About this RNA: Small-subunit ribosomal RNA, 5' domain from an uncultured bacterium, 526 nucleotides, folded computationally. Model confidence (mean pLDDT): 83 of 100. The RNAcentral record of the full RNA draws on ENA.
[in-house]
Context: one part of a larger RNA
RNA sequence: GAUGAACGCUAGCGACAGGCUUAACACAUGCAAGUCGAGGGGCAGCACGGGCAGCAAUGUCCGGUGGCGACCGGCGCACGGGUGAGUAACGCGUAUGCAACCUGCCUUCAACAGGGGGAUAACCCGUCGAAAGACGGCCUAAUACCCCAUAAAACAGGGGCCCUGCAUGGGGAUAUUUGUUAAAGAAGCAAUUUGGUUGAAGAUGGGCAUGCGUAACAUUAGGUAGUUGGCAGGGUAACGGCCUACCAAGCCAUCGAUGUUUAGGGGUUCUGAGAGGAAGGUCCCCCACACUGGUACUGAGACACGGGCCAGACUCCUACGGGAGGCAGCAGUGAGGAAUAUUGGUCAAUGGUCGGGAGACUGAACCAGCCAAGUCGCGUGAAGGAAGACGGCCUUAUGGGUUGUAAACUUCUUUUAUAGGGGAAUAAAAAGGAGAACGUGUUCUCUGUUGUAUGUACCUUAUGAAUAAGCAUCGGCUAACUCCGUGCCAGCAGCCGCGGUAAUACGGAGGAUGCAAGCGUUAUCC
Numbered sequence: 001g002a003u004g005a006a007c008g009c010u011a012g013c014g015a016c017a018g019g020c021u022u023a024a025c026a027c028a029u030g031c032a033a034g035u036c037g038a039g040g041g042g043c044a045g046c047a048c049g050g051g052c053a054g055c056a057a058u059g060u061c062c063g064g065u066g067g068c069g070a071c072c073g074g075c076g077c078a079c080g081g082g083u084g085a086g087u088a089a090c091g092c093g094u095a096u097g098c099a100a101c102c103u104g105c106c107u108u109c110a111a112c113a114g115g116g117g118g119a120u121a122a123c124c125c126g127u128c129g130a131a132a133g134a135c136g137g138c139c140u141a142a143u144a145c146c147c148c149a150u151a152a153a154a155c156a157g158g159g160g161c162c163c164u165g166c167a168u169g170g171g172g173a174u175a176u177u178u179g180u181u182a183a184a185g186a187a188g189c190a191a192u193u194u195g196g197u198u199g200a201a202g203a204u205g206g207g208c209a210u211g212c213g214u215a216a217c218a219u220u221a222g223g224u225a226g227u228u229g230g231c232a233g234g235g236u237a238a239c240g241g242c243c244u245a246c247c248a249a250g251c252c253a254u255c256g257a258u259g260u261u262u263a264g265g266g267g268u269u270c271u272g273a274g275a276g277g278a279a280g281g282u283c284c285c286c287c288a289c290a291c292u293g294g295u296a297c298u299g300a301g302a303c304a305c306g307g308g309c310c311a312g313a314c315u316c317c318u319a320c321g322g323g324a325g326g327c328a329g330c331a332g333u334g335a336g337g338a339a340u341a342u343u344g345g346u347c348a349a350u351g352g353u354c355g356g357g358a359g360a361c362u363g364a365a366c367c368a369g370c371c372a373a374g375u376c377g378c379g380u381g382a383a384g385g386a387a388g389a390c391g392g393c394c395u396u397a398u399g400g401g402u403u404g405u406a407a408a409c410u411u412c413u414u415u416u417a418u419a420g421g422g423g424a425a426u427a428a429a430a431a432g433g434a435g436a437a438c439g440u441g442u443u444c445u446c447u448g449u450u451g452u453a454u455g456u457a458c459c460u461u462a463u464g465a466a467u468a469a470g471c472a473u474c475g476g477c478u479a480a481c482u483c484c485g486u487g488c489c490a491g492c493a494g495c496c497g498c499g500g501u502a503a504u505a506c507g508g509a510g511g512a513u514g515c516a517a518g519c520g521u522u523a524u525c526c
Stems, first nucleotide, its partner, number of pairs: 001525003005522005012378005018371002020336001025334003029331003034075003039072002042068002046066003049062005082289003091214008101206002106202007114148004124137005154180005161172004185194003215261003222252003227249004232244003264286004268279004291312005314325004342368001344367003350364001351362004381412004391403005417463006426453001432447007470515005475496003481510005491498002
């Protein structure tokens, strides 16, 4: 000098940042991922409309309309958010390569969409079960599923031609040839819009490989059988002992293999004149993990935090037969600890998912609350004022010194405070309506709607010095000294060292010094 700090004493305000470093310990409760009726069958509930009964209240019927619980289907749930347990590794950083690869949504371009079929959920009827839930029967739809057709610049295979590289190889034109593979509709009166299928390219995101760099210990010296290489096959989006069979006996290592211990990595942060040393909290990028271990399914993408299955530990329910759960999401609770916050508000903005849109959802995000835990800013008054007042302390004592221009007193100010008044920016839009331009589905103009924070910030008026100073130190290092008490006691102390009767070193007082809404101590790093 620094800190995600803690402790002691003290404390007026604001802005901006920060806030479980320990038990990756266990978790009550609420919320954190839904959305689409312009894909579908439908109609549980709500509203409207209509019919019937009734004097009326009301009851009942009709999916008819708005809409919509549950269901089928699509997209999303692989993002966003958390944590740092594991990992000494191509994990990360940097620089390359892929002639060995994938890429939903998005953009551009090209071509296409003909015909048919069988189911199933919901609903309804039943059965079993304490529950969780499971099973059977009947009916039905689709952008769900299946079959046929169409078929190339796609895929698989064959024949010749041309060009080229960095080894395996790569590319091109083909009037070449054989085979395989596709589709879905919806809205609208319509125009049209939007979706579907195949292919080519782009963009974005990923996968893989390699050079170099990236801890400690030799009181760890040998390690290794899928081990190292080859051939064949399997598997993968793709290369590869990634896996399998066979063949060979290799491969790594004192330039530190193997083992053990420790650790997420980087941008950066702290310190230092630098070279270095130390750290990796907040923010950004990458990685890994989601009660512990394993495993695959779906999908463009996961071996999936709020998905599935199995095993285990733990907790809970139970009718004892059997079931349910996973806060290292946001709050919050217990425990641990020196120690770390609210079971808050809003989708107004920014962004995300779905949707044609309106919109819905969003503990992402934006805000508010708590905490001197940090940095910065402001204030606790300013000017004048000597009888150098009173009081305190010291003293060589009718005196002097000091506290000290300090106070009183006079004049002034009002940041802040309290009360009253006014009062934002953050908002750009979008839908709808009117109009204009042309490139005819885009752009522009006008109108019109939306503010959580917030009646907050800020501005202004009034009142009145009014509401606001402490902490540590004073032997030397080190800025700042005297008196009293104590008497090697009580005590101090970072080091040297103080204290045994005049202690500037202990305790108190007066005074002084330093910093200041903080000041000291402790811990850690340079």